[in-house]
RNA sequence: AGAGUUUGAUCCUGGCUCAGAGUGAACGCUGGCGGCGUGCUUAACACAUGCAAGUCGAACGAGAACGGUCCUAGCUUGCUAGGAUGUCAGCUAAGUGGCGGACGGGUGGGUAAUGUAUAGGUAAUUUGCCCCUUAGAGAGGGGUAACAGUUAGAAAUGAACUGCUAAUACCCCAUAUUCCUUUAUACUUAAUGUAUAUUGGGAAACGAAUUUUGCCAAAGGAUGAGACUAUAUGGUAUCAGGUAGUUGGUGGGGUAAGAGCCUACCAAGCCUAUGACGCCUAGCUGGUCUGAGAGGAUGAUCAGCCACACUGGAACUGAGACACGGUCCAGACUCCUACGGGAGGCAGCAGUGGGGAAUAUUGCACAAUGGACGAAAGUCUGAUGCAGCAACGCCGCGUGGAGGAUGACACAUUUCGGUGCGUAAACUCCUUUUAUAUGAGAAGAUAAUGACGGUACCAUAUGAAUAAGCACCGGCUAACUCCGUGCCAGCAGCCGCGGUAAUACGGAGGGUGCAAGCGUUACUCGGAAUCACUGGGCGUAAAGCGCGCGUAGGUUGAUUAUCAAGUUGGAAGUGAAAUCCUAUGGCUUAACCAUAGAACUGCUUCCAAAACUGAUAAUCUAGAAUAUGGGAGAGGUAGAUGGAAUUUCUGGUGUAGGGGUAAAAUCCGUAGAGAUCAGAAGGAAUACCGAUUGCGAAGGCGAUCUACUGGAACAUUACUGACGCUGAGACGCGAAAGCGUGGGGAGCAAACAGGAUUAGAUACCCUGGUAGUCCACGCCCUAAACGAUGUACACUAGUCGUUGCGAUGCUAGACAUUGCAGUGAUGCAGUUAACACAUUAAGUGUACCGCCUGGGGAGUACGGUCGCAAGAUUAAAACUCAAAGGAAUAGACGGGGACCCGCACAAGCGGUGGAGCAUGUGGUUUAAUUCGACGAUACGCGAAGAACCUUACCUGGACUUGACAUAGAAAGAAUUACGCAGAGAUGUAUAAGUGCUAGCUUGCUAGAACUUUCAUACAGGUGCUGCACGGCUGUCGUCAGCUCGUGUCGUGAGAUGUUGGGUUAAGUCCCGCAACGAGCGCAACCCUCGUGUUUAGUUACUAACAGUUCGGCUGAGGACUCUAAACAGACUGCCUGGGUAACCAGGAGGAAGGUGAGGACGACGUCAAGUCAUCAUGGCCCUUAUGUCCAGGGCUACACACGUGCUACAAUGGGGCAUACAAAGAGCAGCGAUACCGCGAGGUGGAGCAAAUCUGUUAAAAUGCCUCUCAGUUCGGAUAGCACUCUGCAACUCGAGUGCUUGAAGUUGGAAUCGCUAGUAAUCGUGGAUCAGCAAUGCCACGGUGAAUACGUUCCCGGGUCUUGUACUCACCGCCCGUCACACCAUGGGAAUUGAAUUCAUUCGAAGCGGGGAUGCUAAGAUAGCUACCUUCCACAGUGGAUUUAGUAACUAGGGUGAAGUCGUAACAAGGUAACC
Repeated sequence: AGAGUUUGAUCCUGGCUCAGAGUGAACGCUGGCGGCGUGCUUAACACAUGCAAGUCGAACGAGAACGGUCCUAGCUUGCUAGGAUGUCAGCUAAGUGGCGGACGGGUGGGUAAUGUAUAGGUAAUUUGCCCCUUAGAGAGGGGUAACAGUUAGAAAUGAACUGCUAAUACCCCAUAUUCCUUUAUACUUAAUGUAUAUUGGGAAACGAAUUUUGCCAAAGGAUGAGACUAUAUGGUAUCAGGUAGUUGGUGGGGUAAGAGCCUACCAAGCCUAUGACGCCUAGCUGGUCUGAGAGGAUGAUCAGCCACACUGGAACUGAGACACGGUCCAGACUCCUACGGGAGGCAGCAGUGGGGAAUAUUGCACAAUGGACGAAAGUCUGAUGCAGCAACGCCGCGUGGAGGAUGACACAUUUCGGUGCGUAAACUCCUUUUAUAUGAGAAGAUAAUGACGGUACCAUAUGAAUAAGCACCGGCUAACUCCGUGCCAGCAGCCGCGGUAAUACGGAGGGUGCAAGCGUUACUCGGAAUCACUGGGCGUAAAGCGCGCGUAGGUUGAUUAUCAAGUUGGAAGUGAAAUCCUAUGGCUUAACCAUAGAACUGCUUCCAAAACUGAUAAUCUAGAAUAUGGGAGAGGUAGAUGGAAUUUCUGGUGUAGGGGUAAAAUCCGUAGAGAUCAGAAGGAAUACCGAUUGCGAAGGCGAUCUACUGGAACAUUACUGACGCUGAGACGCGAAAGCGUGGGGAGCAAACAGGAUUAGAUACCCUGGUAGUCCACGCCCUAAACGAUGUACACUAGUCGUUGCGAUGCUAGACAUUGCAGUGAUGCAGUUAACACAUUAAGUGUACCGCCUGGGGAGUACGGUCGCAAGAUUAAAACUCAAAGGAAUAGACGGGGACCCGCACAAGCGGUGGAGCAUGUGGUUUAAUUCGACGAUACGCGAAGAACCUUACCUGGACUUGACAUAGAAAGAAUUACGCAGAGAUGUAUAAGUGCUAGCUUGCUAGAACUUUCAUACAGGUGCUGCACGGCUGUCGUCAGCUCGUGUCGUGAGAUGUUGGGUUAAGUCCCGCAACGAGCGCAACCCUCGUGUUUAGUUACUAACAGUUCGGCUGAGGACUCUAAACAGACUGCCUGGGUAACCAGGAGGAAGGUGAGGACGACGUCAAGUCAUCAUGGCCCUUAUGUCCAGGGCUACACACGUGCUACAAUGGGGCAUACAAAGAGCAGCGAUACCGCGAGGUGGAGCAAAUCUGUUAAAAUGCCUCUCAGUUCGGAUAGCACUCUGCAACUCGAGUGCUUGAAGUUGGAAUCGCUAGUAAUCGUGGAUCAGCAAUGCCACGGUGAAUACGUUCCCGGGUCUUGUACUCACCGCCCGUCACACCAUGGGAAUUGAAUUCAUUCGAAGCGGGGAUGCUAAGAUAGCUACCUUCCACAGUGGAUUUAGUAACUAGGGUGAAGUCGUAACAAGGUAACC
């Protein structure tokens, strides 16, 4: 110090989450030791038991329990029992009396100020014990506890009576001017205080032999306390008014003391937006935690203050209490009871129950420190000192150290080679902190006294011996592999992981981090500048009130003087101690502790300064206002007047339609519409001018004239003299719609009706039409009330328009220059996340106001205010999500735009869709109909050929190291022939046969190949996954695109280049340009065809010559054709025109002309496209079977549907006869000639040919002649019968062909749809692959004949470039809204109901204080005291009302969430009616 998360990516805004520190913690796993600390945060819930406050005999009477002494008895001769003794100054239960029980200890319920903190002040007070000073203590008196007797009661407790007694208990008198008080005088203070004189009143305690202690009065001190003042100290305005003892005064009372503290009377005040009053929450502080700090959170332990002591009330005593372990009363609860009545208060220390996630021993000691009493010894002390329990926290130590490689075993992994664990272990040597055992043994204590404690510490011995876990390993965040699981189980702090190869689940190995702990959970601060004082924002992300006027408040021009509140400096006091920090020291170190210092940023007082702010006084004119002048204007209100148009009415002319729409219909019209002419009525709005022109604060304002009236600008000099700015509340104005009352109503037009559209159409369109729109008055008070930009002032480059008013100049204008004020465009600096803003700021500053703090829930609920209502305003929470959002970028898309291309359309030619058949697919069927391919880009596709085989499928029969590969052992050469059984696989029997190479010992050994048997590793799989892959392929698309380097621009994603203007088939080229270059594509290079030349001349060719069987057949030739190699040729090269150029148009020449024609060639990528069944391959699966072999069957089924083809429907034709012209390719298990046989398919036969030689091989359409004459035909050939041929082991399922006979549908094909732009379509034949044969009409090639049309790019489809919008990016087959249905969750309303709290009124009125008070009682003294009783106030309680709050609730409302529901399609593109308020 940051990081993750919104997006395809980016920047920003913004929330959520994490890493850090901490805790009185708890939980999970684990656990060796010691030191120092800490330990009911919840039920201020209830408490058994023990202890926690007593002491003094030196105040008193008294006593004889204990001890001492003496006596007696028993005997264990120092113990037990009994008795006596009070001069024994040992002691003491109970009692009188004194002091202390107001301290110490606990808790935090109450309390938002009667509290606390800080600072003052008490001239308004008190203070036991303690210290100092002064003075004093004379003389008397009467009782009463205890005790004894009587007596009530169960007890507690007494009460009553009788009798006795003491005091430092109680009472009276004397003594006092230094205490209180009356009056007067003097001095003095802000306020009344002091001194003197005077009137009245008030005190004491003794005990002892003395010192001494104790007592009384007064003064002072110290300590403690009381009361007062100022400032600070939570939330809430959905609490805005509160208050009658209330505010003040006077008299009286009261207190230690001021005061409405109390009371009577008088006055009507007092507090409050600087938050009164109310409600909720809470002890406050030093400090603690965090943080760089400022802050934020907190208030355990320690320390200061406060409050409380079962709940409520009250006083007494006392120096001090309204009293934790005192009293009285009431209440609740618990206990005892003889039922009459009594007792109690752990929020003291232990402890118990309960609550809770959770918090300890019914311990030891007064040895130390401190406290109470006492003269003291001493007693008491759960304060305190210690110990016990708890890893609860902090700190320290240990669990061993060194060496040790064949890098052992196990485990894990593996590419099978290895690698990791790992010097780790074993093993060798060493040490003993700790542990165990034994011994010795402190300080704490100044004379005695040690709970801790035989503790700390020390010494010796034993022996590596007693001692390691927890979490994590996808990113954030250090650390990776295997197995299992298969959107299951599960994980998760956020993002997210898991659907068969999970570094994210579970286990393992390994690793990382911390370590006697480690993780999790909860909470606080931090990070969060995410409430922003330090230190944020508001055009579009959340956020400027719709606008003005103006109150409080805030703030405010210049000069001078004074003051000193703020401010600055200095000094003093205080800021408790502890804590934090620094230094030093003490425990072996540290934690911890001690000492010293610094600090405690604060508050108060005093002194000084006078710049700034402030206050006062005086002055000024630059801000502001006023006056004067002439102009501008849809500024406002009221009145009057006008013309055009719509509509209606009246009348005329006139006849059949009008109107409306994309098209129609509803509608109007023969009862006369529409059209047209004239007239009349009425209401509303004001064409042209009209313009980013004007005016107004905003809303808003548009015919003309008049009246009244507001404001602004300019100019001019005068006048006032800071009068200014902003502005919470308040007040006023405020479009449209809406509401009330009364008018008005032409047009338009919610609602409504009808007609259309539609799947529907409660809409868009049409025909009508009512509120309303208009006027007057009164309400409403909201808008995307927008410049989404608060108001005012100042400053900061320009340029170009335009409106208003001036000035100057001249050439006097429709001029030029210029000033001020307004209103626009562009643009620099600057700002901004970017877009953009930019003197009219969103720049730089100042002043003031308003507003914001993730999205949804929600501008909603409840409450308040306003309103006639509608509703407005103010304004939450539960719950839910990890985003929501802004700007810009690249794509994709649009029923957006521009440009361009393509057999895309158009123009043509021919088809498909109808028929029959062939073939493929779906479906169905089946034992099986094997599998794959499914829009374009599957369907005559894989398959260039299923009768068996193929074959993967089915049925049946067999085999199990296997049909096939490698390796071991044994035997045998290999091999051949032939029987039998069986459907065959297979089984079984017999016979023949002894090989090749090498070594030599010459008859053995070894080796290679092959066969059989045995055993195991393994073989095998057309089994699954093409969504794990390689390779190959289809498609967009032969479309013109796709990128990179450097530079530049941008915060960045990205852009530029590649855009623009032209041009091209082309990102082809040219020009321009912050780009310059380059790559993959395009083109070219390659092949074929088209022309020529050269070379070559057999098997091809034949012009000339010769021969001839007349056939280039032969000789011969190398001319021609041809063959096949190399060259040439075409490049916009030339000319004309256009153009800057690229290039285009035309022409010449040429075999060919603008890419000459065709092919091969397919950029980056898209479709998780296709293929695991071509092949290869990861993983998974089968292993006497999902492998292998065999026979038969199936892949050929058949109500049906679709695709692709063939043949036709005929005369441009069919049939017959005759005749002409190709190219390319194939051939030895082959092509097969002549010849003969058969009607024919074919057969016999075998010349030639591994091919320019031989063969298939007659090409067909065409042409010529004849026939048919428009018919289901001499068209068409399906179907079927008979007889044959060929291939093959075999044509039944299931082949092809031939001959004769048969002669179906079909007469040109609906909606729709396909191909083709020239040697093309159409048409005609020919060949080949596969192949025994063939279901081939398929596919791939070859040549013959050989057209028509293209105006053109509006439209359909596809594509390219640029631009625009976007809420899409899985990219429009996108996204997304609302109702309904279902489940769950929280919330609002709700007839009512239950509880709690507060308050008011009233009734009753305990105890108690105060007042009164006896005829009753009383010992001392008096004008005496006490009491019953009466009474004011008053707790609890009762009754009634009100308010607040919590819970429940039939029913009900909206909201949120949920993987697949229903209905539509509202929004995002012009979202298909622009959207929105």
Small-subunit ribosomal RNA from an uncultured prokaryote, 1477 nucleotides, folded computationally. RNAcentral holds the sequence, with entries from ENA. Model confidence (mean pLDDT): 83 of 100. Rfam family: Bacterial small subunit ribosomal RNA.